[in-house]
Context: one part of a larger RNA
Molecule: small-subunit ribosomal RNA, 3' major domain
Organism: uncultured bacterium
RNA sequence: UGACGGGGGCCCGCACAAGCGGUGGAGCAUGUGGUUUAAUUCGAAGCAACGCGCAGAACCUUACCAGGGCUUGACAUGGGGAGGACUGGUCCAGCGAUGGGCUGUCCCGCAAGGGCCUCCCGCACAGGUGCUGCAUGGCUGUCGUCAGCUCGUGUCGUGAGAUGUUGGGUUAAGUCCCGCAACGAGCGCAACCCUUGCCUUCAGUUGCCAUCGGGUUUGGCUGGGCACUCUGAAGGAACUGCCGGUGACAAGCCGGAGGAAGGUGGGGAUGACGUCAAGUCCUCAUGGCCCUUAUGUCCUGGGCUACACACGUGCUACAAUGGCGGUGACAGCGGGAGGCCAGGCUGCGAGGCCGAGCCGAUCCCGAAAAGCCGUCUCAGUUCGGAUUGCACUCUGCAACUCGGGUGCAUGAAGGUGGAAUCGCUAGUAAUCGCGGAUCAGCAUGCCGCGGUGAAUACGUUCCCGGGCCUUGUACA
Repeated sequence: UGACGGGGGCCCGCACAAGCGGUGGAGCAUGUGGUUUAAUUCGAAGCAACGCGCAGAACCUUACCAGGGCUUGACAUGGGGAGGACUGGUCCAGCGAUGGGCUGUCCCGCAAGGGCCUCCCGCACAGGUGCUGCAUGGCUGUCGUCAGCUCGUGUCGUGAGAUGUUGGGUUAAGUCCCGCAACGAGCGCAACCCUUGCCUUCAGUUGCCAUCGGGUUUGGCUGGGCACUCUGAAGGAACUGCCGGUGACAAGCCGGAGGAAGGUGGGGAUGACGUCAAGUCCUCAUGGCCCUUAUGUCCUGGGCUACACACGUGCUACAAUGGCGGUGACAGCGGGAGGCCAGGCUGCGAGGCCGAGCCGAUCCCGAAAAGCCGUCUCAGUUCGGAUUGCACUCUGCAACUCGGGUGCAUGAAGGUGGAAUCGCUAGUAAUCGCGGAUCAGCAUGCCGCGGUGAAUACGUUCCCGGGCCUUGUACA
RNA backbone atom coordinates (compact mmCIF):
# COMPACT_ATOMS: atom_id res chain seq x y z
C1' U A 1 0.00 0.00 0.00
C1' G A 2 -3.62 -3.68 -0.32
C1' A A 3 -6.56 -7.89 1.23
C1' C A 4 -9.24 -9.87 5.28
C1' G A 5 -12.23 -9.55 10.37
C1' G A 6 -18.71 -13.65 13.48
C1' G A 7 -14.08 -4.67 14.40
C1' G A 8 -16.45 0.34 14.35
C1' G A 9 -18.97 4.64 11.76
C1' C A 10 -21.75 6.60 7.34
C1' C A 11 -24.55 5.19 2.82
C1' C A 12 -26.87 2.43 -1.25
C1' G A 13 -29.44 -1.89 -4.13
C1' C A 14 -36.59 -5.93 -4.86
C1' A A 15 -30.79 -6.96 -0.25
C1' C A 16 -34.26 -7.66 3.90
C1' A A 17 -39.00 -6.06 5.57
C1' A A 18 -44.39 -4.90 3.65
C1' G A 19 -47.18 -7.08 -0.43
C1' C A 20 -48.67 -9.88 -5.13
C1' G A 21 -47.68 -14.07 -8.12
C1' G A 22 -44.81 -18.41 -8.66
C1' U A 23 -41.00 -22.83 -8.37
C1' G A 24 -40.32 -27.24 -5.07
C1' G A 25 -45.92 -32.00 -5.23
C1' A A 26 -48.93 -33.95 -10.62
C1' G A 27 -48.87 -34.81 -16.19
C1' C A 28 -46.28 -33.20 -20.33
C1' A A 29 -42.35 -30.15 -23.10
C1' U A 30 -37.24 -28.95 -23.07
C1' G A 31 -31.92 -28.80 -21.37
C1' U A 32 -28.36 -31.39 -18.18
C1' G A 33 -26.20 -35.37 -15.07
C1' G A 34 -26.09 -40.51 -14.84
C1' U A 35 -26.76 -45.07 -17.11
C1' U A 36 -27.16 -47.60 -21.66
C1' U A 37 -25.36 -47.99 -26.62
C1' A A 38 -21.90 -49.83 -32.58
C1' A A 39 -22.73 -44.44 -31.93
C1' U A 40 -26.08 -42.12 -28.35
C1' U A 41 -20.80 -35.99 -31.96
C1' C A 42 -18.65 -31.77 -29.31
C1' G A 43 -18.56 -27.63 -26.07
C1' A A 44 -20.84 -24.86 -21.60
C1' A A 45 -20.06 -26.31 -14.84
C1' G A 46 -21.65 -21.86 -8.22
C1' C A 47 -23.58 -16.80 -8.81
C1' A A 48 -21.84 -15.73 -14.36
C1' A A 49 -23.28 -24.23 -17.12
C1' C A 50 -28.29 -26.69 -17.47
C1' G A 51 -35.60 -23.82 -23.40
C1' C A 52 -27.13 -22.35 -23.16
C1' G A 53 -23.90 -22.54 -28.63
C1' C A 54 -29.05 -24.93 -31.58
C1' A A 55 -33.11 -18.01 -34.71
C1' G A 56 -35.85 -25.02 -36.38
C1' A A 57 -31.33 -32.91 -35.87
C1' A A 58 -36.76 -37.34 -40.67
C1' C A 59 -32.40 -37.17 -45.50
C1' C A 60 -29.30 -32.81 -45.65
C1' U A 61 -27.59 -30.26 -41.40
C1' U A 62 -23.60 -33.82 -38.83
C1' A A 63 -18.86 -32.94 -36.61
C1' C A 64 -20.71 -39.55 -34.11
C1' C A 65 -21.39 -45.13 -35.48
C1' A A 66 -21.76 -49.49 -39.07
C1' G A 67 -21.02 -50.83 -43.98
C1' G A 68 -19.45 -49.61 -49.11
C1' G A 69 -16.06 -46.42 -52.19
C1' C A 70 -11.81 -42.55 -53.66
C1' U A 71 -6.37 -41.17 -53.08
C1' U A 72 -3.27 -34.56 -56.21
C1' G A 73 -8.23 -35.83 -53.74
C1' A A 74 -15.13 -32.61 -52.48
C1' C A 75 -12.05 -27.27 -52.90
C1' A A 76 -7.20 -23.64 -54.71
C1' U A 77 -2.60 -22.39 -57.60
C1' G A 78 1.45 -23.92 -60.77
C1' G A 79 3.91 -27.90 -64.99
C1' G A 80 3.42 -31.64 -69.05
C1' G A 81 0.19 -34.52 -72.31
C1' A A 82 -4.64 -35.78 -74.71
C1' G A 83 -9.30 -33.78 -76.20
C1' G A 84 -13.71 -30.40 -77.65
C1' A A 85 -16.72 -29.41 -75.00
C1' C A 86 -18.58 -29.59 -69.73
C1' U A 87 -23.58 -29.22 -67.87
C1' G A 88 -27.01 -32.59 -71.01
C1' G A 89 -30.58 -37.00 -73.17
C1' U A 90 -31.19 -42.24 -72.65
C1' C A 91 -30.17 -47.46 -71.24
C1' C A 92 -27.74 -51.27 -67.95
C1' A A 93 -25.53 -52.88 -62.95
C1' G A 94 -25.67 -51.09 -57.92
C1' C A 95 -29.24 -49.33 -51.65
C1' G A 96 -26.21 -45.29 -53.17
C1' A A 97 -21.53 -43.10 -54.01
C1' U A 98 -20.04 -44.95 -58.52
C1' G A 99 -18.95 -47.88 -62.93
C1' G A 100 -20.18 -49.07 -68.05
C1' G A 101 -22.82 -48.56 -73.12
C1' C A 102 -25.27 -45.45 -76.90
C1' U A 103 -26.17 -40.42 -78.46
C1' G A 104 -25.94 -34.96 -78.99
C1' U A 105 -22.86 -30.80 -78.29
C1' C A 106 -17.90 -24.92 -77.22
C1' C A 107 -16.77 -19.45 -77.89
C1' C A 108 -13.70 -15.20 -80.27
C1' G A 109 -10.78 -14.98 -84.69
C1' C A 110 -9.65 -15.07 -92.15
C1' A A 111 -5.53 -17.50 -89.99
C1' A A 112 -1.79 -17.97 -86.40
C1' G A 113 -3.41 -18.09 -81.86
C1' G A 114 -6.25 -17.08 -77.51
C1' G A 115 -10.20 -18.04 -73.97
C1' C A 116 -13.16 -21.71 -71.41
C1' C A 117 -13.94 -26.60 -69.89
C1' U A 118 -13.06 -31.95 -69.27
C1' C A 119 -9.78 -36.19 -68.75
C1' C A 120 -4.83 -38.41 -67.80
C1' C A 121 0.38 -38.21 -65.55
C1' G A 122 3.76 -36.91 -61.78
C1' C A 123 5.26 -33.35 -58.12
C1' A A 124 4.85 -29.11 -55.11
C1' C A 125 0.64 -29.17 -52.29
C1' A A 126 -4.61 -29.37 -50.87
C1' G A 127 -7.64 -30.99 -46.68
C1' G A 128 -8.50 -31.82 -41.06
C1' U A 129 -15.39 -29.34 -36.54
C1' G A 130 -7.77 -33.38 -35.00
C1' C A 131 -4.97 -31.32 -29.81
C1' U A 132 -3.55 -27.07 -26.97
C1' G A 133 -8.68 -20.86 -24.99
C1' C A 134 -2.72 -22.46 -19.73
C1' A A 135 0.87 -20.04 -26.66
C1' U A 136 -2.78 -16.08 -29.08
C1' G A 137 -6.04 -12.19 -32.01
C1' G A 138 -10.98 -11.01 -32.20
C1' C A 139 -15.58 -11.37 -29.70
C1' U A 140 -18.32 -12.28 -25.07
C1' G A 141 -19.89 -13.10 -19.80
C1' U A 142 -19.16 -11.15 -14.72
C1' C A 143 -18.36 -7.75 -10.55
C1' G A 144 -21.60 -3.32 -12.47
C1' U A 145 -24.26 1.54 -15.20
C1' C A 146 -21.18 0.03 -9.22
C1' A A 147 -18.65 5.41 -8.78
C1' G A 148 -14.81 4.68 -9.12
C1' C A 149 -9.46 4.36 -11.68
C1' U A 150 -5.28 7.38 -12.67
C1' C A 151 -1.67 11.22 -14.42
C1' G A 152 1.57 16.01 -14.73
C1' U A 153 3.84 19.59 -11.72
C1' G A 154 4.52 20.93 -6.68
C1' U A 155 4.98 19.59 -1.44
C1' C A 156 6.03 15.84 2.56
C1' G A 157 8.83 11.17 3.65
C1' U A 158 15.87 7.92 3.87
C1' G A 159 12.34 4.77 1.30
C1' A A 160 8.04 1.77 -0.04
C1' G A 161 4.73 5.71 -0.57
C1' A A 162 1.57 9.85 0.90
C1' U A 163 -0.91 14.39 -0.55
C1' G A 164 -4.41 15.69 -4.55
C1' U A 165 -9.05 11.57 -4.10
C1' U A 166 -9.08 13.08 3.10
C1' G A 167 -12.59 16.75 6.07
C1' G A 168 -17.98 19.71 6.72
C1' G A 169 -22.49 19.56 3.79
C1' U A 170 -25.03 17.59 -0.63
C1' U A 171 -26.21 14.25 -4.80
C1' A A 172 -28.44 8.89 -8.60
C1' A A 173 -23.11 10.11 -9.23
C1' G A 174 -15.11 11.66 -7.35
C1' U A 175 -22.65 15.41 -8.59
C1' C A 176 -21.89 20.15 -6.83
C1' C A 177 -20.55 23.81 -2.80
C1' C A 178 -17.21 25.20 1.23
C1' G A 179 -12.56 24.31 3.54
C1' C A 180 -7.55 22.46 2.96
C1' A A 181 0.03 22.02 0.39
C1' A A 182 -1.84 21.55 -3.04
C1' C A 183 -2.85 23.41 -8.30
C1' G A 184 -4.58 21.39 -12.64
C1' A A 185 -5.73 17.37 -16.09
C1' G A 186 -7.34 12.44 -18.28
C1' C A 187 -10.55 7.79 -18.49
C1' G A 188 -15.38 7.09 -16.20
C1' C A 189 -20.60 10.18 -14.16
C1' A A 190 -23.77 13.69 -16.60
C1' A A 191 -24.93 15.90 -21.37
C1' C A 192 -24.71 15.32 -26.75
C1' C A 193 -27.81 10.07 -29.83
C1' C A 194 -32.63 7.03 -30.51
C1' U A 195 -37.67 6.38 -28.77
C1' U A 196 -42.18 7.86 -26.05
C1' G A 197 -45.47 11.92 -23.79
C1' C A 198 -47.54 18.15 -25.46
C1' C A 199 -47.77 22.08 -29.19
C1' U A 200 -46.61 24.68 -33.89
C1' U A 201 -45.14 24.88 -39.10
C1' C A 202 -44.58 22.32 -43.76
C1' A A 203 -46.54 18.23 -46.82
C1' G A 204 -51.75 15.39 -48.22
C1' U A 205 -51.83 9.65 -51.10
C1' U A 206 -52.71 4.56 -50.74
C1' G A 207 -54.50 8.03 -45.03
C1' C A 208 -58.76 11.29 -43.13
C1' C A 209 -64.21 13.37 -43.80
C1' A A 210 -65.88 18.97 -40.45
C1' U A 211 -68.39 21.96 -44.26
C1' C A 212 -70.87 21.64 -49.70
C1' G A 213 -72.99 18.57 -53.90
C1' G A 214 -74.40 13.59 -56.00
C1' G A 215 -76.06 8.82 -55.71
C1' U A 216 -77.77 4.89 -53.15
C1' U A 217 -75.54 -1.39 -53.01
C1' U A 218 -75.63 3.14 -46.58
C1' G A 219 -69.55 1.35 -47.44
C1' G A 220 -65.59 8.05 -47.75
C1' C A 221 -69.11 4.96 -52.25
C1' U A 222 -68.38 9.36 -55.56
C1' G A 223 -67.33 14.88 -56.92
C1' G A 224 -64.64 17.79 -53.80
C1' G A 225 -61.60 19.29 -49.56
C1' C A 226 -56.70 18.75 -46.25
C1' A A 227 -60.12 21.35 -41.11
C1' C A 228 -59.55 16.93 -37.91
C1' U A 229 -57.24 11.82 -37.14
C1' C A 230 -52.91 9.96 -38.93
C1' U A 231 -48.36 9.64 -41.47
C1' G A 232 -43.03 12.01 -41.45
C1' A A 233 -39.74 16.07 -41.81
C1' A A 234 -38.29 20.63 -39.34
C1' G A 235 -38.84 23.46 -34.98
C1' G A 236 -40.65 24.84 -29.92
C1' A A 237 -41.10 23.19 -24.93
C1' A A 238 -38.27 21.83 -18.67
C1' C A 239 -33.83 25.35 -16.99
C1' U A 240 -34.81 24.37 -9.83
C1' G A 241 -36.57 29.30 -14.71
C1' C A 242 -40.71 31.72 -10.82
C1' C A 243 -42.82 32.11 -5.43
C1' G A 244 -42.46 30.65 -0.12
C1' G A 245 -39.68 27.97 3.62
C1' U A 246 -34.98 25.82 5.12
C1' G A 247 -29.65 25.81 4.77
C1' A A 248 -23.68 28.73 5.95
C1' C A 249 -25.17 34.67 2.23
C1' A A 250 -23.31 28.12 -0.75
C1' A A 251 -24.38 23.61 -3.12
C1' G A 252 -28.83 21.75 -2.30
C1' C A 253 -33.51 20.07 0.11
C1' C A 254 -39.05 20.67 1.19
C1' G A 255 -43.70 22.82 -0.39
C1' G A 256 -46.46 25.70 -4.15
C1' A A 257 -47.89 28.06 -8.89
C1' G A 258 -48.14 27.60 -13.99
C1' G A 259 -47.72 23.44 -17.37
C1' A A 260 -48.88 17.88 -21.72
C1' A A 261 -44.71 16.96 -18.78
C1' G A 262 -40.99 19.00 -12.62
C1' G A 263 -36.59 18.47 -10.50
C1' U A 264 -32.40 12.50 -14.34
C1' G A 265 -40.39 13.10 -17.07
C1' G A 266 -40.61 7.25 -18.83
C1' G A 267 -37.70 3.63 -21.79
C1' G A 268 -33.26 2.41 -24.70
C1' A A 269 -28.28 2.61 -26.70
C1' U A 270 -23.84 3.66 -24.14
C1' G A 271 -20.11 -0.72 -19.64
C1' A A 272 -13.78 3.43 -16.81
C1' C A 273 -8.72 1.09 -14.71
C1' G A 274 -9.16 -3.79 -13.92
C1' U A 275 -10.82 -9.07 -11.74
C1' C A 276 -12.04 -14.33 -12.65
C1' A A 277 -4.76 -18.03 -16.62
C1' A A 278 -13.66 -16.85 -16.67
C1' G A 279 -15.78 -18.64 -21.97
C1' U A 280 -14.86 -19.62 -27.10
C1' C A 281 -8.83 -23.12 -31.55
C1' C A 282 -16.61 -26.27 -33.29
C1' U A 283 -18.17 -18.65 -36.27
C1' C A 284 -13.67 -16.58 -38.03
C1' A A 285 -8.29 -15.69 -37.80
C1' U A 286 -3.72 -17.73 -35.92
C1' G A 287 1.69 -19.94 -33.36
C1' G A 288 3.12 -24.85 -32.07
C1' C A 289 2.04 -30.16 -32.29
C1' C A 290 -0.33 -34.26 -34.80
C1' C A 291 -2.93 -37.21 -39.38
C1' U A 292 -1.55 -37.62 -45.01
C1' U A 293 -4.52 -44.69 -49.49
C1' A A 294 -6.33 -41.14 -43.57
C1' U A 295 -7.74 -37.92 -37.95
C1' G A 296 -8.83 -36.10 -45.47
C1' U A 297 -13.15 -36.98 -48.82
C1' C A 298 -17.98 -39.29 -51.12
C1' C A 299 -22.34 -42.40 -50.20
C1' U A 300 -26.36 -45.61 -47.92
C1' G A 301 -28.43 -46.72 -43.34
C1' G A 302 -28.39 -45.71 -38.21
C1' G A 303 -27.40 -42.19 -34.09
C1' C A 304 -27.63 -36.98 -31.85
C1' U A 305 -34.98 -38.60 -30.31
C1' A A 306 -32.11 -44.49 -25.93
C1' C A 307 -34.33 -44.71 -20.09
C1' A A 308 -34.25 -47.78 -13.57
C1' C A 309 -33.23 -42.75 -12.07
C1' A A 310 -31.56 -37.32 -10.26
C1' C A 311 -31.59 -31.83 -11.10
C1' G A 312 -32.64 -27.00 -13.79
C1' U A 313 -36.08 -24.08 -16.97
C1' G A 314 -41.05 -23.98 -18.73
C1' C A 315 -46.31 -25.32 -20.39
C1' U A 316 -51.17 -27.27 -18.77
C1' A A 317 -53.98 -28.02 -14.58
C1' C A 318 -56.14 -29.23 -9.92
C1' A A 319 -61.77 -25.54 -11.14
C1' A A 320 -67.59 -21.61 -9.95
C1' U A 321 -63.27 -14.63 -10.12
C1' G A 322 -64.72 -21.39 -13.28
C1' G A 323 -66.17 -25.03 -17.58
C1' C A 324 -69.50 -25.33 -21.83
C1' G A 325 -73.06 -23.19 -25.54
C1' G A 326 -75.00 -18.72 -27.79
C1' U A 327 -74.43 -13.51 -28.83
C1' G A 328 -70.62 -10.35 -30.05
C1' A A 329 -67.18 -4.75 -29.86
C1' C A 330 -62.42 -2.46 -29.74
C1' A A 331 -55.56 -3.07 -30.95
C1' G A 332 -50.47 -2.53 -31.83
C1' C A 333 -45.79 -4.35 -33.68
C1' G A 334 -44.96 -6.78 -38.06
C1' G A 335 -44.98 -10.11 -42.62
C1' G A 336 -46.27 -11.22 -47.89
C1' A A 337 -44.23 -13.30 -55.03
C1' G A 338 -41.70 -20.77 -55.52
C1' G A 339 -45.45 -15.48 -51.22
C1' C A 340 -50.03 -13.40 -48.42
C1' C A 341 -54.51 -15.25 -50.02
C1' A A 342 -60.39 -12.08 -50.27
C1' G A 343 -64.73 -14.46 -52.25
C1' G A 344 -67.44 -18.92 -53.98
C1' C A 345 -68.06 -24.34 -53.81
C1' U A 346 -67.01 -28.71 -50.92
C1' G A 347 -65.75 -31.55 -46.26
C1' C A 348 -68.07 -32.55 -39.08
C1' G A 349 -62.87 -30.85 -39.27
C1' A A 350 -57.56 -30.52 -40.46
C1' G A 351 -58.03 -29.54 -45.48
C1' G A 352 -59.28 -29.67 -50.89
C1' C A 353 -61.05 -27.34 -55.72
C1' C A 354 -61.96 -22.82 -58.37
C1' G A 355 -60.32 -17.98 -58.14
C1' A A 356 -60.13 -11.76 -57.50
C1' G A 357 -56.60 -8.35 -55.48
C1' C A 358 -51.69 -7.16 -53.80
C1' C A 359 -44.11 -6.34 -54.97
C1' G A 360 -48.75 -3.46 -50.83
C1' A A 361 -50.66 3.52 -45.45
C1' U A 362 -54.25 0.77 -51.56
C1' C A 363 -54.88 -6.07 -51.52
C1' C A 364 -54.17 -10.15 -48.00
C1' C A 365 -52.63 -12.44 -43.11
C1' G A 366 -55.80 -10.82 -38.02
C1' A A 367 -57.80 -10.74 -32.28
C1' A A 368 -58.33 -12.91 -27.32
C1' A A 369 -59.48 -12.32 -22.39
C1' A A 370 -63.65 -8.94 -21.13
C1' G A 371 -69.22 -7.84 -21.42
C1' C A 372 -74.41 -9.86 -21.89
C1' C A 373 -77.82 -14.33 -21.98
C1' G A 374 -78.43 -19.54 -20.84
C1' U A 375 -76.71 -23.99 -18.46
C1' C A 376 -73.74 -26.92 -14.92
C1' U A 377 -73.99 -26.81 -8.38
C1' C A 378 -68.93 -28.87 -5.66
C1' A A 379 -68.50 -34.24 -7.76
C1' G A 380 -62.23 -36.75 -9.57
C1' U A 381 -67.38 -33.66 -11.92
C1' U A 382 -70.00 -30.89 -18.18
C1' C A 383 -62.88 -29.96 -13.74
C1' G A 384 -58.38 -31.86 -15.92
C1' G A 385 -56.42 -33.41 -20.29
C1' A A 386 -51.94 -37.35 -20.20
C1' U A 387 -52.13 -42.09 -22.49
C1' U A 388 -53.92 -45.43 -26.11
C1' G A 389 -56.99 -47.31 -30.49
C1' C A 390 -59.20 -46.33 -35.27
C1' A A 391 -59.91 -43.18 -39.50
C1' C A 392 -58.09 -39.06 -42.17
C1' U A 393 -55.06 -34.60 -43.70
C1' C A 394 -50.53 -31.40 -44.89
C1' U A 395 -45.30 -30.67 -46.03
C1' G A 396 -41.60 -33.28 -48.30
C1' C A 397 -37.75 -38.00 -53.01
C1' A A 398 -39.14 -40.10 -48.24
C1' A A 399 -42.82 -39.15 -41.87
C1' C A 400 -40.81 -47.12 -39.51
C1' U A 401 -36.91 -45.65 -36.18
C1' C A 402 -38.35 -39.84 -35.80
C1' G A 403 -42.76 -34.36 -38.06
C1' G A 404 -47.18 -31.16 -37.59
C1' G A 405 -52.52 -31.09 -37.72
C1' U A 406 -57.96 -33.07 -37.70
C1' G A 407 -62.30 -36.20 -36.34
C1' C A 408 -64.38 -40.19 -33.34
C1' A A 409 -63.41 -43.14 -29.13
C1' U A 410 -60.39 -43.62 -24.55
C1' G A 411 -60.26 -40.78 -20.45
C1' A A 412 -54.47 -41.30 -16.25
C1' A A 413 -52.05 -38.33 -12.39
C1' G A 414 -53.79 -34.13 -10.21
C1' G A 415 -58.35 -31.67 -4.50
C1' U A 416 -52.87 -25.49 -4.17
C1' G A 417 -47.83 -28.88 -3.23
C1' G A 418 -42.36 -30.60 2.87
C1' A A 419 -37.65 -28.52 3.88
C1' A A 420 -36.35 -24.87 0.82
C1' U A 421 -36.41 -21.20 -3.07
C1' C A 422 -37.47 -17.23 -7.31
C1' G A 423 -39.50 -12.71 -9.77
C1' C A 424 -41.61 -7.95 -9.35
C1' U A 425 -41.95 -0.83 -6.86
C1' A A 426 -46.47 1.21 -12.04
C1' G A 427 -48.83 1.13 -17.01
C1' U A 428 -44.78 -2.56 -13.19
C1' A A 429 -46.56 -7.58 -11.23
C1' A A 430 -50.48 -10.65 -12.64
C1' U A 431 -53.49 -12.03 -16.72
C1' C A 432 -55.00 -12.13 -22.26
C1' G A 433 -54.10 -12.87 -26.99
C1' C A 434 -51.24 -11.15 -31.63
C1' G A 435 -46.78 -10.69 -34.84
C1' G A 436 -41.74 -12.00 -36.38
C1' A A 437 -36.87 -14.45 -37.12
C1' U A 438 -35.21 -19.54 -38.13
C1' C A 439 -38.14 -22.47 -41.55
C1' A A 440 -40.32 -27.33 -47.26
C1' G A 441 -42.70 -29.00 -42.71
C1' C A 442 -42.25 -28.51 -37.23
C1' A A 443 -42.38 -23.48 -30.99
C1' U A 444 -44.99 -24.72 -24.33
C1' G A 445 -38.46 -21.81 -26.57
C1' C A 446 -36.60 -16.88 -28.23
C1' C A 447 -37.29 -11.67 -29.89
C1' G A 448 -41.06 -8.07 -30.11
C1' C A 449 -46.35 -5.94 -29.81
C1' G A 450 -50.54 -4.19 -27.83
C1' G A 451 -55.48 -5.24 -24.37
C1' U A 452 -57.16 -5.48 -19.09
C1' G A 453 -54.60 -3.87 -14.94
C1' A A 454 -53.36 -4.34 -8.93
C1' A A 455 -51.22 -4.74 -3.76
C1' U A 456 -47.31 -2.91 -0.69
C1' A A 457 -42.78 -0.19 1.10
C1' C A 458 -43.31 1.21 8.98
C1' G A 459 -38.33 1.03 8.37
C1' U A 460 -32.56 -0.38 7.73
C1' U A 461 -31.95 -4.39 13.53
C1' C A 462 -31.03 -8.82 10.61
C1' C A 463 -29.55 -12.10 5.48
C1' C A 464 -26.88 -11.12 0.48
C1' G A 465 -23.95 -7.85 -2.72
C1' G A 466 -21.56 -3.08 -3.09
C1' G A 467 -19.26 2.19 -2.04
C1' C A 468 -16.40 5.71 1.40
C1' C A 469 -13.70 6.65 6.10
C1' U A 470 -11.40 4.39 10.23
C1' U A 471 -9.20 0.34 13.38
C1' G A 472 -6.59 -4.64 14.33
C1' U A 473 -3.55 -8.34 11.82
C1' A A 474 1.75 -13.76 12.98
C1' C A 475 -1.61 -12.62 5.44
C1' A A 476 0.59 -10.60 0.33